[in-house]
RNA sequence: CGAUAAUCUAGCCAAACUUACCGCGAGGUAAGGUCGGAAAGCCACGGAUCUUUAAGGAAACUUUAAGAUGGCCGGGUUGCAUUG
Numbered sequence: 001c002g003a004u005a006a007u008c009u010a011g012c013c014a015a016a017c018u019u020a021c022c023g024c025g026a027g028g029u030a031a032g033g034u035c036g037g038a039a040a041g042c043c044a045c046g047g048a049u050c051u052u053u054a055a056g057g058a059a060a061c062u063u064u065a066a067g068a069u070g071g072c073c074g075g076g077u078u079g080c081a082u083u084g
Stems, first nucleotide, its partner, number of pairs: 004084004012037002017032006035071001041077003045074003048069005054063003
């Protein structure tokens, strides 16, 4: 220096929920909060799930287009302390 495993120590992030704001909505942002996480940092490329518009349909649902979820999975990319 590179790869990999673990988490002793010191740190990092922040689920659910609450409040305020934004959005047609899924959801997002900020504050509080602390379920969890060795990338729970970043990226919508593939899958999956969800939302909305339009069409069909008695309904359930199907198709099309646009979006959301990175803490759903895969993938890409950039990293940290200690020890092996």